[in-house]
RNA sequence: GCGGCUGUAGCUCAGUUGGUAGAGCAGUCGCCUGAUACGCGAAAGGUCCUAGGUUCAAAUCCUAGCAGCCGCA
Numbered sequence: 001g002c003g004g005c006u007g008u009a010g011c012u013c014a015g016u017u018g019g020u021a022g023a024g025c026a027g028u029c030g031c032c033u034g035a036u037a038c039g040c041g042a043a044a045g046g047u048c049c050u051a052g053g054u055u056c057a058a059a060u061c062c063u064a065g066c067a068g069c070c071g072c073a
Base pairs, nucleotide, nucleotide: 001072002071003070004069005068006067007066010025011024012023013022019056028042029041030040031039049065050064051063052062053061
C1' cells in the first nucleotide's frame, strides 16, 4: 500500500425484508434470612465509532474517515 471482518448499556453480545433499541452479567433498590450468600422482583443505564448522503422513516442501505483484529504485498 491492497483486501476482509468488527465497532450497539460499565462488560459480553443480540437486533440486516429499513418502521418505538434488547438480553445476560455487573451496579442500585426491595423481598427472602438471625445475618450473609443463593434465589425472586423492580427501576435505572444508550448522541447505536465519526461526518455526510438516500428515504416519509436509517443501528440497518450508500460514500468518506477513525479505531481494533486477520490476511496479502

Description
Predicted 3D model of a 73-nucleotide RNA (transfer RNA) from an Acidimicrobiales bacterium. The prediction has a mean pLDDT of 82. The sequence is in RNAcentral, with records from ENA.